Two RNAs folded together computationally: RNase P RNA and transfer RNA, 428 nucleotides in total. It holds a member of the Rfam family "Bacterial RNase P class A". About the family: Ribonuclease P (RNase P) is a ubiquitous endoribonuclease, found in archaea, bacteria and eukarya as well as chloroplasts and mitochondria. The coordinates come from a structure-prediction model, not an experiment, and the mean pLDDT is 80.
């Protein structure tokens, strides 16, 4: 040097004019003016999950629905991170992974193929045993049969390789390798080791983002939840259900609580507070922990609109500005996204 | 803001133990007719909203993103 791997971190910069939404303090009855200081994100998205608040009981049994899955922690919580197992991928640094159970029961496997789960004899191999028939007496046809080594079809075809064995063949038999099941060692656990005995091995096939089983987690609804104030008016009508009901947003039953409800027409008000931003908040320092993370002191205050602000235009400079843009608040996912910069680390080649 | 549904042929809409997609109207062609229409025969049209992941196999299971529709103030 070059090619990469992870972890963080910025998101044009400065300057002047002119507005915009809130907040302070002065004025000012009000209006209004002055002057100070704040004003989008790393995702504000997408609404995938979890929680906080609120309301519905203080959300209580119970089935069902739904979700989540390899062990151990973190943490308000979680499907999110953090560590380790395992398996895959890369020469490596390092990344990837819905990764519970098919030995509780069911249920699918279209074509192909002889067969698809009780396995199976098309092709090929083979005639040793038994019967028949024929022979030149060597043996030769056919009937019963064996046979999963080869060959063909399929996503899959009942361990793999070699010797041995046999009529021809097979875990039939034995080496290895592989695999299973007890133990033992180690780990808190998932697992490991492969020490040690046992088994001839589709025993236990594959599929659970199919039905299910087992574990373990969930009440519903949302800020247009919800409280107050102010106004206003026909507490109207029609249908339909109903007191072992009905409603309260519950899937349902029970239990509480309240007494008529659903639907459609018609009327009326559409104006203000409030929730609304001090939080599971950031920044530093020390401290336990391999790490997420946790304690513990110190410092800061960082938009809060409701037709809904955060912009326009000048100038200069350079590497030439992506994506996008709050709406009740956090903690994750995921997806957009020109580019830069720091730190560590690993690979090739050359030099010392 | 907050909910809850769809997306399959030009255009409306079917499709479940997952087995390679149909139908009705539109559209060609061809008969019939003097010509049309309407009627018969036939044809051709399909990234099933995109790419992913399970599985032997996905429209169909899943998750993840595009597009679109629909509803949700007070008195009550």
């Nucleotide at each position: 040097c070059g090619a990469g791997c992870u972890c963080g971190c910025c998101a044009g910069a400065c300057a002047g004019u002119c507005g915009c939404c809130g907040c302070c303090g002065g004025u000012u009855u009000u209006u209004u003016c002055c002057g100070g200081g704040g004003g989008a994100g790393g995702a504000a998205a997408g609404u995938c999950c979890g929680g906080g608040c609120u309301c519905c009981a203080c959300a209580g049994g119970g089935c069902a629905a739904g979700g989540u899955g390899c062990c151990a922690g973190g943490u308000a919580a979680c499907g999110c991170c953090u560590g380790g197992g395992c398996g895959g991928c890369g020469c490596g640094a390092g990344c990837c992974g819905a990764c519970g159970g098919a030995a509780a029961g069911u249920g699918c496997a279209a074509c192909a193929g002889a067969a698809a789960g009780c396995a199976g004899a098309c092709c090929g191999c083979c005639u040793a045993a038994g019967c028949g028939c024929c022979u030149u007496c060597g043996g030769g046809c056919g009937c019963c049969g064996g046979u999963a080594a080869g060959g063909g079809u399929g996503a899959a075809a009942c361990g793999g390789u070699g010797c041995g064995g046999u009529a021809a063949g097979a875990g039939c038999g034995c080496a290895c390798c592989g695999c299973g099941u007890g133990g033992c060692u180690g780990g808190c656990a998932a697992c490991a080791g492969u020490c040690c005995a046992c088994g001839g091995c589709g025993a236990u096939g594959g599929u659970a983002a199919a039905c299910c089983c087992c574990a373990c987690c969930u009440g519903g609804a949302g800020c247009a939840a919800g409280a107050c104030c102010a106004a206003a008016u026909a507490g109207g009508a029609a249908u339909c259900c109903a007191a072992u009901g009905g409603c309260g947003u519950g899937g349902c039953c029970c239990g509480c609580g309240c007494u008529g409800g659903a639907u459609u027409c018609g009327g009326g008000u559409a104006g203000g507070u409030u929730g609304c931003u001090u939080g599971a908040g950031g920044c530093c320092u020390g401290u336990g922990g391999u790490g997420a993370c946790g304690c513990a002191g110190g410092c800061c205050c960082u938009a809060g609109a409701u037709g809904a602000a955060u912009g326009a235009c000048u100038g200069u400079c350079c590497a030439a500005g992506a994506c996008a843009g709050a709406a009740c608040c956090c903690g994750g996912c995921u997806u957009a996204u020109c580019g830069g910069c720091g730190a560590g680390c690993u690979c090739u080649c050359c030099u010392u | 803001g907050c909910u809850g549904g769809c997306g399959u042929a030009g255009c409306u809409c079917a499709g479940u133990u997952g087995g390679u997609a149909g139908a009705g109207c539109a559209g060609c062609u061809g008969a019939c007719u003097u010509g049309u229409a309407a009627u018969c025969a036939g044809c051709a049209g399909g990234u099933c909203g995109g790419g992913g992941g399970u599985u032997c196999g996905a429209u169909u299971c899943c998750g993840u993103c595009c597009g679109c529709c629909a509803g949700c103030u007070c008195c009550a």